[in-house]
RNA sequence: AGAGUUUGAUCCUGGCUCAGAUUGCCUUUUGGCGGCGUGCUUACACAUGCAAGUCGAUCGGUAACAGGUGUAGCAAUACAUGCUGACGAGAGGCGGACGGGUGAGGAAUAUUUGGGAAUCUGCCCAUCAGCGGGGGACAACCCGGGGAAACCCGGGCUAAUACCGCAUACGCUCUACGGAGGAAAGCCGGGGACCGCAAGGCCUGGCACUGAUGGAUGAGCCCAAAUCGGAUUAGCUAGUUGGCGGGGUAACGGCCCACCAAGGCGACGAUCCGUAGCUGGUCUGAGAGGACGAUCAGCCACACCGGAACUGAGACACGGUCCGGACUCCUACGGGAGGCAGCAGUGGGGAAUAUUGGACAAUGGGGGAAACCCUGAUCCAGCGACGCCGCGUGGGUGAAGAAGGCCUGCGGGUUGUAAAGCCCUUUCCGUAGGGACGAAAGCUCUUGCUCUAACAAAGCAGGAGGUUGACUUAACCUACAUAAGAAGCACCGGCUAACUCUGUGCCAGCAGCCGCGGUAAUACAGAGGGUGCGAGCGUUAAUCGGAAUUACUGGGCGUAAAGAGUACGUAGGUGGUUAAAUCAGUCGGAUGUGAAAGCCCCAGGCUUAACUUGGGAAUUGCAUUCGAUACUGUUUGACUAGAGUACAGUAGAGAGAAGCGGAAUUCCUAGUGUAGCGGUGAAAUUCGUAGAUAUUAGGAAGAACACCAGUGGCGAAGGCGGCUUCUUGGAUUGAUACUGACAAUGAGGUAAGAAAGCGUGGGGAGAACACAGCAUUAGAUACCCUGGUAGUCCACGCCCUAAACAUGAGAACUAGCUGUUGGAGGAAUAUAAUCCUUUAGUAGCGUAGCAAACGUGAUAAGUUCUCCGCCUGGGGAGUACGGCCGCAAGGCUAAAACUCAAAUGAAUUGACGGGGGCCCGCACAAGCGGUGGAGCAUGUGGUUUAAUUCGAUCCAACGCGAAGAACCUUACCUGGUCUUGACAUCCCAAGAAUCUUUAAGAGAUUAGAGAGUGCCUUCGGGAACUUGGAGACAGGUGCUGCAUGGCUGUCGUCAGCUCGUGUCGUGAGAUGUUGGGUUAAGUCCCGCAACGAGCGCAACCCCUAUCCUUGGUUGCCAGCACGUAAUGGUGGGAACUCCAGGGAGACUGCCGGUGACAAACCGGAGGAAAGGGGAUGACGUCAAGUCAUCAUGGCCUUUAUGUCCAGGGCUACACACGUGCUACAAUGGCCAGUACAGAGGGUCGCGAAACCGCGAGGUGAAGCCAAUCCCAGAAAGCUGGUCUAAGUUCGGAUUGGAGUCUGCAACUCGACUCCAUGAAGUUGGAAUCGCUAGUAAUCGCGCAUCAGCCAUGGCGCGGUGAAUACGUUCCCGGACCUUGUACACACCGCCCGUCAAACCAUGGGAG
Repeated sequence: AGAGUUUGAUCCUGGCUCAGAUUGCCUUUUGGCGGCGUGCUUACACAUGCAAGUCGAUCGGUAACAGGUGUAGCAAUACAUGCUGACGAGAGGCGGACGGGUGAGGAAUAUUUGGGAAUCUGCCCAUCAGCGGGGGACAACCCGGGGAAACCCGGGCUAAUACCGCAUACGCUCUACGGAGGAAAGCCGGGGACCGCAAGGCCUGGCACUGAUGGAUGAGCCCAAAUCGGAUUAGCUAGUUGGCGGGGUAACGGCCCACCAAGGCGACGAUCCGUAGCUGGUCUGAGAGGACGAUCAGCCACACCGGAACUGAGACACGGUCCGGACUCCUACGGGAGGCAGCAGUGGGGAAUAUUGGACAAUGGGGGAAACCCUGAUCCAGCGACGCCGCGUGGGUGAAGAAGGCCUGCGGGUUGUAAAGCCCUUUCCGUAGGGACGAAAGCUCUUGCUCUAACAAAGCAGGAGGUUGACUUAACCUACAUAAGAAGCACCGGCUAACUCUGUGCCAGCAGCCGCGGUAAUACAGAGGGUGCGAGCGUUAAUCGGAAUUACUGGGCGUAAAGAGUACGUAGGUGGUUAAAUCAGUCGGAUGUGAAAGCCCCAGGCUUAACUUGGGAAUUGCAUUCGAUACUGUUUGACUAGAGUACAGUAGAGAGAAGCGGAAUUCCUAGUGUAGCGGUGAAAUUCGUAGAUAUUAGGAAGAACACCAGUGGCGAAGGCGGCUUCUUGGAUUGAUACUGACAAUGAGGUAAGAAAGCGUGGGGAGAACACAGCAUUAGAUACCCUGGUAGUCCACGCCCUAAACAUGAGAACUAGCUGUUGGAGGAAUAUAAUCCUUUAGUAGCGUAGCAAACGUGAUAAGUUCUCCGCCUGGGGAGUACGGCCGCAAGGCUAAAACUCAAAUGAAUUGACGGGGGCCCGCACAAGCGGUGGAGCAUGUGGUUUAAUUCGAUCCAACGCGAAGAACCUUACCUGGUCUUGACAUCCCAAGAAUCUUUAAGAGAUUAGAGAGUGCCUUCGGGAACUUGGAGACAGGUGCUGCAUGGCUGUCGUCAGCUCGUGUCGUGAGAUGUUGGGUUAAGUCCCGCAACGAGCGCAACCCCUAUCCUUGGUUGCCAGCACGUAAUGGUGGGAACUCCAGGGAGACUGCCGGUGACAAACCGGAGGAAAGGGGAUGACGUCAAGUCAUCAUGGCCUUUAUGUCCAGGGCUACACACGUGCUACAAUGGCCAGUACAGAGGGUCGCGAAACCGCGAGGUGAAGCCAAUCCCAGAAAGCUGGUCUAAGUUCGGAUUGGAGUCUGCAACUCGACUCCAUGAAGUUGGAAUCGCUAGUAAUCGCGCAUCAGCCAUGGCGCGGUGAAUACGUUCCCGGACCUUGUACACACCGCCCGUCAAACCAUGGGAG
């Protein structure tokens, strides 16, 4: 010191959360020792014990105890005796007002700091003076009585330091200044002379007592300042404020009373409500602050609750009294007793807090002359890791890197020098022994001095003696024994240090925030390992910090929350120049105070530390005093630059009142005129033959003022627009004169304040909430249309709000440029237009600066000053309640519970838009032919089934995987087999392999029989193959295409997708790639903060179209020759066609035009041709498809989900869809004749001729491993004939019969042939598909797969061979630019409201 979290990404704003420190803590878990501290929340109720007594040196006494004495008695013992030590109860004195507890109350009668005057003060200190002499009682005690008890009553005796007079009395008190009044007590010691019977007197010391003065200590009173929250508490107060006179008090005072006056307090917060003991200090923080007020210390208050006084120096009294109340207890029912917020302890409450301990040894307190007594104050101990501090749980060595665990790529790695082993030490704990400090005194004896006439006592300074310890079974020391008895807790996704395996499978669970978990979880649970702290560690709660998220230090308000909608103005805070005075603020010095403790620093003491002792510093404050005088304030004087006044001009929809004007609309009257008008996307409602609309003339009424008109003007804002007059506010310009700071802001307050709305009364043309009707629509309480009332207008009175818009008011300073409105001055010009300077507005750019960015920028959102208002996460909510205002509607002021982790701003890239621009595509349009209707074929869905195996599902699944399901295929079903297996490798044994064959069985298989003995060899054996055996393993078309590779589809053969460097931007990103043209094209050219480059486009490749050349068989035949019925059949030829090698050719090259002198486009010449087809698929998208081609991670299976076999199924069939074939006929069917291809295939093959069969086909065998032979007669076409519009001589489904071929086998389930049969169908609804030229359409041929074939499919080949494209408005898809966005899973998005269910909070009701 920061970090996480809003977004696809970014920068802000902003909240939430975390890391730190701390606690009188609570709790989980674990736990060795010691020191020092510390430990009820319910001011709830309390059993029991103790916490305040003491004095016999004040008194009368003697109940108990002990001793003595006396009497009786031998003694034991009994009795008597206050004689002594002592002492119950009593009288009296002092103390119970301290010490100890608690924090209920109390917001000032308190506390803190600093002052003050009108007071008291026992014991203590100092000083002065005194202490004489009398009297009468009351307890105790005795007697009697009442009562259960507590206790009480009557009578009698008695003492005092108890009580009361007398005397004396000052310095005391009172006073009318003459005077008057007021005291006491003795006790204990000592003693020479003198007196006395004695006691004693007398003298003397000490203590006590009385009066007085002063001090010290303690207490009471007064003043100032400070001391929590609420204004949804704004007015409070009659003893109230003051005075005079009394009373009262220790003392001042309305403290109390009588009278008089009417004051006193309050926005600087009175009164009221809530909360709270205050402080030194404690915690936190860099500090300023914030929170708190345990322990320790000072003050206050309280003592069951409330009230009251008495005694006393002191109380209105914790362990005193009285009264009332509540509660508890006793009771004989009549009455009584009590007060733990003292120490322990109990119950209750609670998450939670200790022993009914020891001792007065020390310190302190009360009493006493003292010894002593009392002391739950205190000192100690006990309990609790509650906190802080210290120590320990071992140290060294030790690699076979042991075993075990975990992981693994199987090699190893890690736990890990860790353990074991060896050597060493013994703190702490344990046992035994020793053993301080805290103790000084008091007491006894004694020395010296003081006191005294002297002694004694006492005091002071010493000396000696013997004592006094709760703690203490302690601290500390020594010895012994053994590594022996002593480690856990949390965490390991990011924040945040620390990673793997297994299990689980949105389950169980975790979580401080973000968030993990749906089969490969570093986030759950366990384990191994690791990290952090350590006798503790985590969790919960709480405070401060981080949080500059309350901002004094130290924030903001154009758009994020936030400028009041506007002005005037009161209080307040702020204020121009100059001189003097003053010294209040300000600054400096000094003094007093700011308790101690604490914090900090320096020393000291416990072995160290915590802890503690001493000293210092600090205590930032308050008060008093002395100084300084710049600034601020105050007072006095002066000034004119701020502000204002006077004079002369100027502009203006500024305001109010009165009057006037024309255009338009509507209505009325009259005329002309006839069937519609009106309205809409299209219509209808409405109006109109009772005469509308249209048109002409006249009249009435109300409202608003076209053009001018302008980022023009005016006004504080709202707002203001025809013209004239009157009244009136402000602004501005110019020159001079005057006043002399008169100013700016402005809490409350006041004024004006659009529209709508409200009240009363007018007015009402148009348009028009509500309302009515017509349409639209699924509906249409809407948009559109026809009507239409309030209101809109005027007068007066209310309301007081708006997206009253985004920038409060005033002042100063800080680059420029341009336009415009009003004024002043100047230059030139005949005038005007024009130019320059200045001033007040109003606009557009823009520098610096500012800003999160957008933007702003002299009219600031820049740099400063003054004052006011406002904000503090989103929602709840500008809501509820309360108050004020209002006729009402409503307005102003203004929360909380609860809930979320975001909400927001600006900008970026995409995507999207029933946004825009530009462009393309058989996309539409223009055409041709289809599908959708029929029958059949084929695929799919669905259904069915033992099974109908599986996959593909918008385009981009559905004649798709499948270029061939009767068995096989085959993965499915039924049944039957096998278990190292049908298949691979390794080991052992046997056998060559192999072939033939018998029986059973559906077969797999089982049981046999026979033939056969091979190859190489170093003679051991080996290779291949078969059989048997054991285990490692095989096997799986089982799952996951959402774990994957590879391959493929699609957008799309669309023109795009990117990079380097540079530049711009805080950044995401931008630029380049945009712009102007052009292209099929990001194709090319030009321009340009870009310059280049890559993948794509194009080209390079193949086929085809033209030509040349080379070659010439199996192909060809022009010319020459031969031959045939005919044929390149033959000789020959190499010209042509053709074949297959190589080349040429085409490039906008040439001309003209357009274009920007470009790219390019248009036209033309020449030319076979300005081509056609294929292969080729950028970055990426769709978790697209495929685990069933193959490969592969993980999971699952292993006498089965593997393997083999037979049969069946994949071919089912109320139905729905896709793709096709054949048709519906005359551009046709049928019959006969006849012509012309290309590309393929062929030895397990193609198969000629010839013959047989109506035919499928059969017999047959020539030729051909193919430019040679065969498949193989191409068809449409052409010629001729027939049919004549019909369910037909169309169409061929279906069915019956008979056959052929393939094959082990055509039943389920093949194809083909012949005869017979002859269904639907007469051109197909909504909708929809293909195609732009050798294309569509139409015609046939071939091939792969294949025994055959369900092929009408697929892939190829050629023959014949069209129509149309104006064009880009629309539908679909796409490219680029731009714009809006609250979308980013990206419009199949996001999101609003009602309802339903559950849950949370709040209110109401029943109860």